[in-house]
RNA sequence: UCGUGCUAGAUGGGGAGCUGGGGCUGCCCUGUACCCGAAACGCUCUGUAUGCGGGAUCGAAUCCCCGCUCGAGGUUCCAUACCGAGGGGACUGCCACCACCGAUCGGCGUUGACGGCCGGGUCCUGGACGGCGGGGCGCCGCGAACCUGGUCAGGGGCGAGAGUCAGCAGCCAUAAGCAGUUUGCUCCGGGUGCUUCAGGGAAACCUGGCCCGAGCCGGACGGUGGGCGCAAGCCUUCGGCCAAGAUCGACAGCGGGUGCACGA
Numbered sequence: 001u002c003g004u005g006c007u008a009g010a011u012g013g014g015g016a017g018c019u020g021g022g023g024c025u026g027c028c029c030u031g032u033a034c035c036c037g038a039a040a041c042g043c044u045c046u047g048u049a050u051g052c053g054g055g056a057u058c059g060a061a062u063c064c065c066c067g068c069u070c071g072a073g074g075u076u077c078c079a080u081a082c083c084g085a086g087g088g089g090a091c092u093g094c095c096a097c098c099a100c101c102g103a104u105c106g107g108c109g110u111u112g113a114c115g116g117c118c119g120g121g122u123c124c125u126g127g128a129c130g131g132c133g134g135g136g137c138g139c140c141g142c143g144a145a146c147c148u149g150g151u152c153a154g155g156g157g158c159g160a161g162a163g164u165c166a167g168c169a170g171c172c173a174u175a176a177g178c179a180g181u182u183u184g185c186u187c188c189g190g191g192u193g194c195u196u197c198a199g200g201g202a203a204a205c206c207u208g209g210c211c212c213g214a215g216c217c218g219g220a221c222g223g224u225g226g227g228c229g230c231a232a233g234c235c236u237u238c239g240g241c242c243a244a245g246a247u248c249g250a251c252a253g254c255g256g257g258u259g260c261a262c263g264a
Base pairs, nucleotide, nucleotide: 001264002263003262004261005260006259009058010057011056012030013029014028015027020046021045022044023043024042034055035054036053037052064257065256066255067254068253069252073248074247075246076245082240083239084238085237086236087235088234091233092232093230094229097226098225099224100223101222102221104220105219106217107216108215115211116210117209118208119207120206121205122204123200124199125198126197127196128195129193130192132189133188134187135186136185137184138181139180141178142177148173149172150171151170156165157164158163
């Protein structure tokens, strides 16, 4: 060095989770890596564990072991910023309001501002008169088959007669009742009146007269302050997302390491 037969070992690994802890089933990553059985009501181990039971194949190297590099992915942290939701009202800002200020603008004012005094009106109460509405009286009219009145044709009763009696219809009148009332009288009522009289009037407004004699108003704009609110900024709470850092790390790359027996 070659051949044969073996052995260690390999036939996947990793992350989070579970667990006192290790491993496995389950989840995720990597990427292709034998089979069967049990495993979340967990399974199996353990003071150090890097799975358990049974089988198969490969087998000292592309394949096993170690180190370094790279690095999929996971975990941790998750600040600041950003996004979403809730709350607040200190500050900035904003809407509306109030007060004060102004070498600003505007309006009124010597055809008299402000102020003062005296009146009038708007307002209230009562009266008069009027108007309106209602009631009553008055007036006009209608109004009874019989049981209202008058007159009662015709007809009827009584009577020998003279005559007398009752009385329907009609006509006239009237009762209860109905209706009218432009004009009359009277009573009552009111969200009644360009009327009148008397009285009262806190405030406000309008208006007249007199006195005085130069200001008055606060509309616009600006400023300052106040206070009610809004919540964009702002403050605050929660959730999400995320960089850097930390940590584990598959796959891959590089370097190194590792047998036994027999025969030639």

Bacterial large signal recognition particle RNA from a Chloroflexota bacterium, 264 nucleotides, folded computationally. It matches the Rfam family "Bacterial large signal recognition particle RNA". Its family is annotated with signal recognition particle, plasma membrane targeting and SRP-dependent cotranslational protein targeting to membrane, signal sequence recognition in the Gene Ontology. The family's RNA type in Rfam is non-coding RNA gene. Rfam describes the family as follows. The signal recognition particle (SRP) is a universally conserved ribonucleoprotein involved in the co-translational targeting of proteins to membranes. The coordinates come from a structure-prediction model, not an experiment, and the mean pLDDT is 77. The model forms 94% of the base pairs in the Rfam consensus. It is recorded under the gene name ffs.